[in-house]
Molecule: SAM riboswitch aptamer (S box leader)
Organism: Fictibacillus terranigra
RNA sequence: AGCUUAUCAAGAGCGGCGGAGGGAAAGGCCCGAUGAAGCCCGGCAACCUUCAGGCAUACGUCUGAAAAGGUGCCAAAUCCUUCAAAGGUAAAACUUUGAGAGAUAAGAG
Numbered sequence: 001a002g003c004u005u006a007u008c009a010a011g012a013g014c015g016g017c018g019g020a021g022g023g024a025a026a027g028g029c030c031c032g033a034u035g036a037a038g039c040c041c042g043g044c045a046a047c048c049u050u051c052a053g054g055c056a057u058a059c060g061u062c063u064g065a066a067a068a069g070g071u072g073c074c075a076a077a078u079c080c081u082u083c084a085a086a087g088g089u090a091a092a093a094c095u096u097u098g099a100g101a102g103a104u105a106a107g108a109g
Stems, first nucleotide, its partner, number of pairs: 003107006013041001015040003021031003025082004042074003047070002049066007078101001083098005
């Protein structure tokens, strides 16, 4: 780097350093000196994990709790749309569903 599976409308600081950028890409639309990225601290969540209980012949599976460890995350739905179908319109606008793309986790080779 690619593959498989699951999830993605909830949640998370009025802190310190830092100084101009950031929101994956493109098009939009936004955030930013009332300070961006990044680092530290802090926090959220509970995928892996641990514990308890139910079911199951078993591989497992369901429910609840915890948060020490491995990750992740902390503007806006994954900020919106990108492709297809359906609805809708005079044509648009617009709406819905699915796919694709992306992110994260776990796994296999």